[in-house]
This is a predicted structure of a 77-nucleotide RNA (c-di-GMP-I riboswitch aptamer) from Candidatus Subteraquimicrobium carltonvillense.
The source organism's lineage runs through Bacteria, Bacillati, Candidatus Aquicultoria, Candidatus Subteraquimicrobiales and Candidatus Subteraquimicrobium.
It was read from a public genome assembly, where an Rfam model found it.
């Protein structure tokens, strides 16, 4: 360094649900909350799923569906 996540510490993120805002909607943002997560950090590139006012060889959403790209903490080795 490739590889791995059994153990430990410092921490990190935050599902459902509730409140407020926002959007046509899927959803998204903020607060509470905590099911889970070793990339549940970031990127819609491929597939999947979802939405649709405008009707479409379209426009969106989802990175907590999977793959891929990219950056990174600790421990093991």
């Nucleotide at each position: 360094a490739a590889g791995a996540g059994a153990u430990a510490a410092g921490g990190g993120c935050a599902a459902a649900c509730c409140c407020c805002g926002u959007g046509a909607g899927a959803g998204c943002g903020g607060g509470g909350g905590g099911c889970g997560c070793a990339a549940a950090g970031c990127c819609a590139c491929g597939g999947g799923a979802c939405u649709u006012g405008g009707u479409c060889u379209a426009a969106g959403u989802u990175a907590g569906c999977c793959g891929g790209g990219u950056u990174g903490c600790c421990u093991c080795a």